[in-house]
RNA sequence: GGGAGUAGCUCAGCGGUAGAGCAUCACCUUGCCAAGGUGGAGGUCGAGGGUUCGAACCCCUUUUCCC
Repeated sequence: GGGAGUAGCUCAGCGGUAGAGCAUCACCUUGCCAAGGUGGAGGUCGAGGGUUCGAACCCCUUUUCCC
């Protein structure tokens, strides 16, 4: 100097209420297991400021990791 930090994990997310897959919980299906299906829960978007009617997203500072 460049890149990255968003759910337990891996990652999306064009300034307009933050999502998916896997995992987890409940239920359905089965004599049981596995597999499958439906639904739920889970987020101070690394931290602090600023701009804006409105910021995960733009600007500044800061912190951790990678090159």
Molecule: transfer RNA
Organism: marine eukaryotic metagenome